[in-house]
Formats: sequence, C1' cells, structure tokens
RNA sequence: GUAGACCCGUAGCCGAAUCCCCGCGCGUCAUCGAGCGGGGAACGGGGGACCCAGAUGUUGGGGCCAGCCCACCGAAGGUGGGGGCGCUGCUCCUCUAGCGCCAGCCCGUCAGCUAACCCCGUAGGCCCGAAAAGGAGAACGG
Repeated sequence: GUAGACCCGUAGCCGAAUCCCCGCGCGUCAUCGAGCGGGGAACGGGGGACCCAGAUGUUGGGGCCAGCCCACCGAAGGUGGGGGCGCUGCUCCUCUAGCGCCAGCCCGUCAGCUAACCCCGUAGGCCCGAAAAGGAGAACGG
C1' cells in the first nucleotide's frame, strides 16, 4: 500500500414500525442509563350491518406485503411479454436516464363491501458513492 473478515461510529436507506408519560428493581454519590411492566398520542393492519355485489363447497378459502398476470419449454427451473416497487443525498410533484427487487410469512375450513363497534402491530434488515431537467417549498446567508 492492497484484498478479505470482524467490531464500533457516522451521513443515510427499505419498512407502519416513532414520540411522550408513570411505576419497578438494577448500575450510580447524584444526574442519568439501559431493561421490564402499564398508559397515551401518532402511524399501520384486520374483523364487523342494512343496501349492493357475489363467492365457495379438497382443485378448499383467506390475510400482510411492491412482491403479481399471461404465453412457451415435460417438471424443477428457465425464456419472453405486460404490470408493480425501491435508490440516485434538503423535501414534495412531474419527466428522462442509470442501477436494483418482484421474496418471505401468517390464519386454519372461516372472513366480499361495510356505519356503529371490536381486535392487533410499532419489528427486523442494510450501510457510504452522491444523475439531470422543470415546477412548488424549506433552510441558511445577505
């Protein structure tokens, strides 16, 4: 100096997954800190009438999520077409370009929509390369 692995931190990213209050014991001289329990706000999801609309009956049916549809190859899997989603560094919208993703999990024979009402979640993962234009804002500076 380079490559790889691990750990920590930082600016950030996906996602609803954030903020506040009270109590408990622990650490501490104390402030405070993380953990556990409870409550609230906010965000997200599900169930649930009339009316309307339908659907299923082992080829069960359904939910979260962008994570789906069609065709072909005998299946796995692959190819092609369509569609959807994320990132590009102050934010949002539109457009173009580039780079990626289309997984996984859950309910348990049962659920369309659905006012009132009821229930549930607030995790986990990644990590420096950082394109441009138009419009509307914010912040900073003068």